[in-house]
Description:
The RNA shown here (transfer RNA) has 72 nucleotides and comes from a Gammaproteobacteria bacterium. It was read from a public genome assembly. Its mean pLDDT, the model's own confidence on a scale to 100, is 82. Rfam family: tRNA. The family's RNA type in Rfam is transfer RNA.
RNA sequence: AAGCGCGUAGCUUAGUGGUGGAGCACCACCUUGACAUGGUGGUGGUCGGUGGUUCAAUCCCACUCGCACCUU
Numbered sequence: 001a002a003g004c005g006c007g008u009a010g011c012u013u014a015g016u017g018g019u020g021g022a023g024c025a026c027c028a029c030c031u032u033g034a035c036a037u038g039g040u041g042g043u044g045g046u047c048g049g050u051g052g053u054u055c056a057a058u059c060c061c062a063c064u065c066g067c068a069c070c071u072u
Stems, first nucleotide, its partner, number of pairs: 001071001003069001005067003010024004018055001026042005048064005
């Protein structure tokens, strides 16, 4: 320098145009003499950034940032 892939909650991740989900973790309550386990509920996301397409974008397009792989 060229090519390809990935970026979503604290962590691991789902989601192929129509109100962003799950597990673990965290908080509260129930259960216990207490702890753990278990149960119920809850907090936490400007979906890496900017712009564009669209009535509508996590999703499609362009640029850019970061990470990983590959070629020279």